The RNA shown here (Bacterial RNase P class A) has 377 nucleotides and comes from a Peptococcaceae bacterium.
A source record names the gene rnpB.
The organism belongs to Peptococcaceae, within Bacteria.
Rfam family: Bacterial RNase P class A. By type it is a ribozyme.

[in-house]
RNA sequence: UGAGUAUGCCGGGCGACCGCGGGCCCAAUCGCCGAAAGGCCGGGCCUGAGGAAAGUCCGAGCUCCGCAGGGCAGGGUGCUGGGUAACACCCAGUGGAGGCGACUCCAAGGAAAGUGCCACAGAGACAUACCGCCGAUGGCCGUAUUUUGCGGCACAGGCAAGGGUGGAAAGGCGAGGUAAGAGCUCACCAGCAGCCAGGUGACUGGCUGGCUCGGUAAACCCCACCUGGAGCAAGACCGAAUAGGGGAGCUGUGGAACGGCCCGUUCCGCUCCCGGGUUAGGUCGCUAGAGGUGCCGGGUAACCGGCAUCCCAGAUAAAUGGUCGCCGCCCCUCAAACGAGGGGGCACAGAACUCGGCUUACAGGCAUACUCAUGCG
Numbered sequence: 001u002g003a004g005u006a007u008g009c010c011g012g013g014c015g016a017c018c019g020c021g022g023g024c025c026c027a028a029u030c031g032c033c034g035a036a037a038g039g040c041c042g043g044g045c046c047u048g049a050g051g052a053a054a055g056u057c058c059g060a061g062c063u064c065c066g067c068a069g070g071g072c073a074g075g076g077u078g079c080u081g082g083g084u085a086a087c088a089c090c091c092a093g094u095g096g097a098g099g100c101g102a103c104u105c106c107a108a109g110g111a112a113a114g115u116g117c118c119a120c121a122g123a124g125a126c127a128u129a130c131c132g133c134c135g136a137u138g139g140c141c142g143u144a145u146u147u148u149g150c151g152g153c154a155c156a157g158g159c160a161a162g163g164g165u166g167g168a169a170a171g172g173c174g175a176g177g178u179a180a181g182a183g184c185u186c187a188c189c190a191g192c193a194g195c196c197a198g199g200u201g202a203c204u205g206g207c208u209g210g211c212u213c214g215g216u217a218a219a220c221c222c223c224a225c226c227u228g229g230a231g232c233a234a235g236a237c238c239g240a241a242u243a244g245g246g247g248a249g250c251u252g253u254g255g256a257a258c259g260g261c262c263c264g265u266u267c268c269g270c271u272c273c274c275g276g277g278u279u280a281g282g283u284c285g286c287u288a289g290a291g292g293u294g295c296c297g298g299g300u301a302a303c304c305g306g307c308a309u310c311c312c313a314g315a316u317a318a319a320u321g322g323u324c325g326c327c328g329c330c331c332c333u334c335a336a337a338c339g340a341g342g343g344g345g346c347a348c349a350g351a352a353c354u355c356g357g358c359u360u361a362c363a364g365g366c367a368u369a370c371u372c373a374u375g376c377g
Base pairs, nucleotide, nucleotide: 001373002372003371004370005369006368007367008366009365010364012327013326014325015324016323017322018321020048021047022046023045024044025043026042031040032039033038050348054359055358057357058356059355060354061353062231063230064229065228074227075226076225077224078223079093080092081091082090083089094108095106096105097104098103109222110221114220115219116216117215118214130163131162132159133158134157137156138155139153140152141151142150143149171189172188174186175185176184190212192209193208194207195206196205197204198203235284236283237282238281245274246273247272248271249270250269254268255267256266257265258264291310292309293308294307295306296305297304298303328346329345330344331343332342333340334339
């Protein structure tokens, strides 16, 4: 200098004016809206989006409903140790895969408990013989003096080395062995089991032994652990009108019916009282919290502890905006260059009960550590 890897961070700045949401104070308790509950107009001060507020994919707090206890079914998780309120998250490791490397990725328990599946091709996908090799032994034929022997056939039969198919074909490779072959035997390597050593553990290393048992569990299944449901439109409170329910009264006849009258009963009307429910009504829930920042201490780290300090949106049809000036960055134009002027642009995006994560989107930029290549000293 170029190409990368990992981690963390910023994501336009300053000022003026106008406007909007929220809080506090002053003023007013007059007026306005509303059926009521309740809310509101004015002035001042303070405050007002994000790293993802997003997707709503996990895990919690909180709320209501359900629930003796145990089990089955269903669902989820799945190397080890740690962190955490919890997690499918994070940290540190182990094993495997990729990269020259920094480093990255992995749902990574069990296939020697059982079942299923393994397309096409191929003889055969837990089982075989298409081509092939052999034919020692037995059989047949020939030869030869009978057996023995020699030669031939490929009939019984043996083999799985080589070829071929396939993603995968009874561990790999070499030597011995054999009629031909084969872990049949042996050395090395891979795998399995046992023992020893190290490690908390996943696992690693060594020794010994017999042996070679195909793959697939985000197929059924087995094993271990975890596991109620719905969600702030949760939920709590307040309050009418109309309709409906209950009660009392209607003053010497409230009205009607029970054939006339009184009592009584029923229905209707009016007045008052009581309690319940309802409405995209109101108030609360609602934002001070597993909270932020700084320092110190523990820990490799995630994280934890202590002290100090700060308050950081709470709307409900939904505020967080607009204009102007200066500066910063990028693009266009002019210029040989320094530079100049004008114009345009500054991503992804937009809180809605709150946290911890994951994932996805993102113009441009910064910092730290490290790797590789080349050049120079």